[in-house]
Context: one part of a larger RNA
Molecule: large-subunit ribosomal RNA, domain I
Organism: Bacilli bacterium
RNA sequence: GGCGCAUGGUGAAUGCCUUGGCACUAGAAGCUGAUGAAGGACGUGACAAACUACGAAAUGCUUCGGGGAGUGGUAAGUACACUUUGAUCCGGAGAUCUCCGAAUGAGGAAACUCACCUAUGGUAAUGCGUAGGUAUUGUAUAGUAAAUUCAUAGCUAUACAAAAGUAACCCGGUGAACUGAAACAUCUUAGUAACCGGAGGAAAAGAAAGAAAAAUCGAUUUCCCCAGUAGUGGCGAGCGAAAAGGAAAAUAGCCCAAACCAGAAUUUAUUCUGGGGUUGUAGGACCUUAUAUUAGGAGUUACAAAAUUUUGAUAUAGUUGAAGUUGUUGGGAAACAACACCUUAGAAGGUGAUAGUCCUGUAAACGAAAUAUCAAAGUCUCUUUAAGGUAUCCUGAGUACGGCGAGACACGUGUAAUCUUGUCGGAAUCCGCGGGGCCCAUCCCGCAAGGCUAAAUACUCUCUAGUGACCGAUAGUGAACAAGUACCGUGAGGGAAAGGUGAAAAGAACCCCGGGAGGGGAGUGAAAUAGAAUCUGAAACCAUGUGCUU
Numbered sequence: 001g002g003c004g005c006a007u008g009g010u011g012a013a014u015g016c017c018u019u020g021g022c023a024c025u026a027g028a029a030g031c032u033g034a035u036g037a038a039g040g041a042c043g044u045g046a047c048a049a050a051c052u053a054c055g056a057a058a059u060g061c062u063u064c065g066g067g068g069a070g071u072g073g074u075a076a077g078u079a080c081a082c083u084u085u086g087a088u089c090c091g092g093a094g095a096u097c098u099c100c101g102a103a104u105g106a107g108g109a110a111a112c113u114c115a116c117c118u119a120u121g122g123u124a125a126u127g128c129g130u131a132g133g134u135a136u137u138g139u140a141u142a143g144u145a146a147a148u149u150c151a152u153a154g155c156u157a158u159a160c161a162a163a164a165g166u167a168a169c170c171c172g173g174u175g176a177a178c179u180g181a182a183a184c185a186u187c188u189u190a191g192u193a194a195c196c197g198g199a200g201g202a203a204a205a206g207a208a209a210g211a212a213a214a215a216u217c218g219a220u221u222u223c224c225c226c227a228g229u230a231g232u233g234g235c236g237a238g239c240g241a242a243a244a245g246g247a248a249a250a251u252a253g254c255c256c257a258a259a260c261c262a263g264a265a266u267u268u269a270u271u272c273u274g275g276g277g278u279u280g281u282a283g284g285a286c287c288u289u290a291u292a293u294u295a296g297g298a299g300u301u302a303c304a305a306a307a308u309u310u311u312g313a314u315a316u317a318g319u320u321g322a323a324g325u326u327g328u329u330g331g332g333a334a335a336c337a338a339c340a341c342c343u344u345a346g347a348a349g350g351u352g353a354u355a356g357u358c359c360u361g362u363a364a365a366c367g368a369a370a371u372a373u374c375a376a377a378g379u380c381u382c383u384u385u386a387a388g389g390u391a392u393c394c395u396g397a398g399u400a401c402g403g404c405g406a407g408a409c410a411c412g413u414g415u416a417a418u419c420u421u422g423u424c425g426g427a428a429u430c431c432g433c434g435g436g437g438c439c440c441a442u443c444c445c446g447c448a449a450g451g452c453u454a455a456a457u458a459c460u461c462u463c464u465a466g467u468g469a470c471c472g473a474u475a476g477u478g479a480a481c482a483a484g485u486a487c488c489g490u491g492a493g494g495g496a497a498a499g500g501u502g503a504a505a506a507g508a509a510c511c512c513c514g515g516g517a518g519g520g521g522a523g524u525g526a527a528a529u530a531g532a533a534u535c536u537g538a539a540a541c542c543a544u545g546u547g548c549u550u
Stems, first nucleotide, its partner, number of pairs: 001549009015535001016500002020471002022468007029460002031165002039100003042055003046078002050074002061094006070082003105114003115134007136162009169200001170198005180187001184234001210217002221249002223246002231239002253452003256396001260275007280430001282395004286389005296383004307379010318366003324339005340357002342346001348360003401425008411437001432447005487494002507534001510521004
């Protein structure tokens, strides 16, 4: 020096664990904001850097309930306090709530600067302080008031509202490209992403100018199926229905405009208010004939709309809650042994190893001063109906429809209906009008050009309870830890690492070496090769000792 063995160092894998995540189920909730939000800045503690909590009344104040012995958050320390005259803590309601932020007195490089008005404190006076107010836009009302006589514009005041935030879901507007077509241009990706506007707890849609072809159905929405069918398509890639059927879910229908009548106003032919009326087997006005004035019906989600009382339930704190001892081993009993007990409770967690009977709980039963929600009942509120007649009137106009150009429909211009409309034309009026996939006829179905409408459906920032052939610290959220932190970047933005002593700190008094770090004794502990760089402690790598060999 090589090979091997042993003992250590280093190192962090592995094993075990879980405070944290992930996915879902059920129920709840689905909004907050000028009474200043969301989100922040700066402060507040005896000592206080960070997180949490709170706001100059500042780790908190008041009150009403609960609860019952300790308490002053994470956080272990010292000091000083509070507390059975009921603290800390939990829940309901309230008070306070600096500055920024829609930010709104003006400005501004957010958390700052500088004003004015009213009231008030203070000063000899000025400076200074406290409370309230002063943005813009819209609507309504009132005042004032130009060119310009009346008037109007404008200006001013008052009241109310809006503004901003918000995870996904929803509606609308604008609207890509990579990609696929094995290239690429129509096409596809896709009306997707993104941006913008708007709303709600859902939104949208919705009571047939429908679907159809049975002498059919009867608002909308969603699901199953129809069906990868009919179709569409450089007939390529691809795209892709609808009706019917379902003892599938859920169900609910209404109100205007007009004709006509009455009233009011004025610019004298219109407007407004009230009644009336609302449909397709046409209906209504109008005319005629009956009927009804209090029973009945209905009601606050549409159909008119406001409030209040009582009762009950639920939510937001909680309460009661069965049953085991001894011995053995051990540091420790829940283990083992023996003999018992409870169970509408043998879910789960904890306790010095594995506990139905030790603790918290669990089954079951009970509970609210206050606030909220829901339900029922009452007060209350609203309310005529039917038949016949058909001379006249009404039944949504720059609309329907047509041409040109586009878009939406599964449907790419095609035989292209249907729907929307940029542009140009432009009807009819119930003996009427639209549709039934070019078009025409017959037949059938419906009644556009006004509006409202619950449920079934979508989603989960959030709360409560629970589940898992989900993860277990390079996994699972980026984040189990002062994590969107440290750090990086001018900025938009990017973005970590980092869990485990022990049952209990009992966290090593005292002595020795050393400047210290560190170590050796002593002591604690079951264990210190559990010593804080702390469970286990693999390998690479580095030593020491030793065997063989050169």